[in-house]
Context: one part of a larger RNA
RNA sequence: GCCAACGAGUUUAUGUAUGUUGCUGGUUUAAGCCCAUUGUUUGGGCCUAGGCAAAGGGAAACCGAGUCCUAACCGGCGAAAUUAAUUUUUUAGUGAUCUGUAAAGAUCACUCAAGAAUUAAUAAGCAGCAUGUAUAAGACCCGAAGCCAGGUGAGCUAACCAUGGCCAGGAUGAACCCUGAGUAAAAUCAGGGGAAGGUCCGAACCCACGUGCCGUGCAACACACGGGGAUGAGCUGUGGUUAGAGGUGAAAUGCCAAUCGAACCUGGUAAUAGCUGGUUCUCCUCGAAAUAGCUUUAGGGCUAGCCUUUUGUAUAACCUUAGGGGUAGAGCACUGAAUGGAGCUGGGUGGAUUUUUUCCUACCAUUUCCAAUCAAACUCCGAAUACUAAGGUUUAAGCAAAAGAGUCAGACUAUGGGGGCUAAGCUCCAUCAGUCAAAAGGGAAACAGCCCAGACCUCAAUCUAAGGUCCCUAAAUUUGAACUAAGUACAUCAAAGGCGGUGAAAUGACACAUACAACUAGGAGGUUGGCUUAGAAGCAGCCACCCUUUAAAGAAAGCGUAAUAGCUCACUAGUCAAGUUGUCUUGCGCCGAAAAUUAUCGGGGUUUAAGUUCAAUACCGAAGAUGGGGAUGUCUCGAUUUAUCGAGGCAUGGUAGAGGAGCAUUUUUAAGUCGUUGAAGUUUCAGCCGUGAGGCGGAAUGGAGGCUUAAGAAGAGAGAAUGUUGGC
Numbered sequence: 001g002c003c004a005a006c007g008a009g010u011u012u013a014u015g016u017a018u019g020u021u022g023c024u025g026g027u028u029u030a031a032g033c034c035c036a037u038u039g040u041u042u043g044g045g046c047c048u049a050g051g052c053a054a055a056g057g058g059a060a061a062c063c064g065a066g067u068c069c070u071a072a073c074c075g076g077c078g079a080a081a082u083u084a085a086u087u088u089u090u091u092a093g094u095g096a097u098c099u100g101u102a103a104a105g106a107u108c109a110c111u112c113a114a115g116a117a118u119u120a121a122u123a124a125g126c127a128g129c130a131u132g133u134a135u136a137a138g139a140c141c142c143g144a145a146g147c148c149a150g151g152u153g154a155g156c157u158a159a160c161c162a163u164g165g166c167c168a169g170g171a172u173g174a175a176c177c178c179u180g181a182g183u184a185a186a187a188u189c190a191g192g193g194g195a196a197g198g199u200c201c202g203a204a205c206c207c208a209c210g211u212g213c214c215g216u217g218c219a220a221c222a223c224a225c226g227g228g229g230a231u232g233a234g235c236u237g238u239g240g241u242u243a244g245a246g247g248u249g250a251a252a253u254g255c256c257a258a259u260c261g262a263a264c265c266u267g268g269u270a271a272u273a274g275c276u277g278g279u280u281c282u283c284c285u286c287g288a289a290a291u292a293g294c295u296u297u298a299g300g301g302c303u304a305g306c307c308u309u310u311u312g313u314a315u316a317a318c319c320u321u322a323g324g325g326g327u328a329g330a331g332c333a334c335u336g337a338a339u340g341g342a343g344c345u346g347g348g349u350g351g352a353u354u355u356u357u358u359c360c361u362a363c364c365a366u367u368u369c370c371a372a373u374c375a376a377a378c379u380c381c382g383a384a385u386a387c388u389a390a391g392g393u394u395u396a397a398g399c400a401a402a403a404g405a406g407u408c409a410g411a412c413u414a415u416g417g418g419g420g421c422u423a424a425g426c427u428c429c430a431u432c433a434g435u436c437a438a439a440a441g442g443g444a445a446a447c448a449g450c451c452c453a454g455a456c457c458u459c460a461a462u463c464u465a466a467g468g469u470c471c472c473u474a475a476a477u478u479u480g481a482a483c484u485a486a487g488u489a490c491a492u493c494a495a496a497g498g499c500g501g502u503g504a505a506a507u508g509a510c511a512c513a514u515a516c517a518a519c520u521a522g523g524a525g526g527u528u529g530g531c532u533u534a535g536a537a538g539c540a541g542c543c544a545c546c547c548u549u550u551a552a553a554g555a556a557a558g559c560g561u562a563a564u565a566g567c568u569c570a571c572u573a574g575u576c577a578a579g580u581u582g583u584c585u586u587g588c589g590c591c592g593a594a595a596a597u598u599a600u601c602g603g604g605g606u607u608u609a610a611g612u613u614c615a616a617u618a619c620c621g622a623a624g625a626u627g628g629g630g631a632u633g634u635c636u637c638g639a640u641u642u643a644u645c646g647a648g649g650c651a652u653g654g655u656a657g658a659g660g661a662g663c664a665u666u667u668u669u670a671a672g673u674c675g676u677u678g679a680a681g682u683u684u685c686a687g688c689c690g691u692g693a694g695g696c697g698g699a700a701u702g703g704a705g706g707c708u709u710a711a712g713a714a715g716a717g718a719g720a721a722u723g724u725u726g727g728c
Stems, first nucleotide, its partner, number of pairs: 001728006011137013026052003032046005056063002066077003081122010092111008140278002143275001147268006158242009167232001169201003172197001176193006205229003209226004244260001246256003253262001281662006291304005305407002307404007317393007329381001330379002335375003339371005345365003350360003410436004414431006441452003456630004461626003467620003470604003476617001478616006489606002497591003501588004506583005518575005524548003529543003554569001557568003631652010663717001665714010681701005687696003
């Protein structure tokens, strides 16, 4: 890792809601007792103790359809059944008959109203059962680190006690002693002996400093080569002592049996876990939330909001009309900000004048006018939406109560804003916004949140949306008019700045009295203007910039010279011949433009396009729409067999979640039925039925039990839990 088996909302008690059963002139027994049965737990009966209900209010006494508060009212909490049928009574009306001239009276029938009684149903009540849910319990299952108690451990290791054992060989040579020298005596010196030491070198032994090796090892710490101690605070055998709130520790939180910031074992114990993981069959109906308030609260909870189911009620939405507003915008009338000009007043710098005044003036402040502006906390103004109300319309969307939830991490897009850098796939609000979440399909190459569009099932039918139609690839190498030459571009950004690339529009100037360009010729004289200067002659610099001849020619626009000279230009004539030139706006392009695999328009590739712009007509294109067939839900109508059938309308994406209907497994009861002429189980099949879970059937194997129907009860469904056990 795979396979098989096992593996998670249970049980009890008490509330509550719904459904159902029994009784209701209330209901019900608990423990216990009696009888029967034998399956010792099932049936029948007794027992009325007690509970709930029938009346409430009050703290209570107490009162009572009322009661409490109060002097009293007000006020709080309470009280009253409904429908149908039949019978009967009363009242009223009408009609008929009788008495009566009439009024009136009596009897009968019918109708209406009220009351009473009975029956039935509903409501209300009690009890039982089932289901949902709450609370208490292990409470859907698995999972801590931990806490406490009682015990077991010092055969590992730490320290200590008792008693034993071990340390090759070599070196050094203390004290002390002897002899000699030496001295007054000593000291001292020399030689010999001697054998001290937490002495030295180095095996055994003990240790573990370095490197390598090993690192699914030889080994849960080893091996190799080196290293340290090796007569000592040495090493070691055996026996013993110290125990977890503890011991021991030359002290590292070290060690106390591969376990140590508190050992191990068992128990309390299914500790607790606002946390993570997992939670098993099918079909059908509806279908969320990621928000508010509070929270030692922020990844948890409670209440509300939003969902479901049931019951009740009559709204909701849209349209029309009528309202109030101070947002967007706009404006400067206020409050502030802020620019320029003109003026008045005051201050004031500097100056002139005159000598005490006047005038000019940088600048500042107040104020008036003109022009042009700005504002979330400005408003002389002022929408659209939204909100409120009334009326109308419509497909029941709305509202209320009860029961059951889930949700409280949201994401992006669009729009209006705050924060940030008018940064972020950033962050925080808003919109009954949209989509995703919980939505598949088509498009965007691929691509939750973008565009189109909401999948009940089926069909080798039709039409479209977004988007597309050269090939990959379904459909136009379609039509018309332009632009682009950069492969620009062909969906997915580039800027300031630059461009005599090219198209279009507008507006000037010049032009057959010949423009623009080109070519030919001229471009002169006073004069080398004056000054300056070594020089300055058009052309270093300063000043002036005239006059003349002319078709035209600057006291010179540039090159040049030491200065001249020289070459051009402006300007003019001729040749030529028809447009030339400037400004502004705009379309498409060009440069600006650098990144690491080739790296791209998705690719191939494409140039009067298969690019871009403006038009046009076809076609393709989805689970959309339409068409044929079928299923389910719901509403309306009709029919009956009263829970079914038929017709029609509408609906049927779905996570958390609510609701409904079923399948399968084990077992019990009752009835029935199959089986050695072969039960269950197992293997297999291209068969049949069911929307499905599943059921039936055939064949083989197997060898003794099984199935159907109606009910009951659950150890009742596995693919996931680093699940458990077994196998491979």

RNAcentral holds the full RNA, with entries from ENA. A computed fold for a 728-nucleotide part of an RNA from a Patescibacteria group bacterium, annotated as large-subunit ribosomal RNA, domain II. It matches the Rfam family "Bacterial large subunit ribosomal RNA". The coordinates come from a structure-prediction model, not an experiment, and the mean pLDDT is 80. The organism belongs to Bacteria candidate phyla, within Bacteria.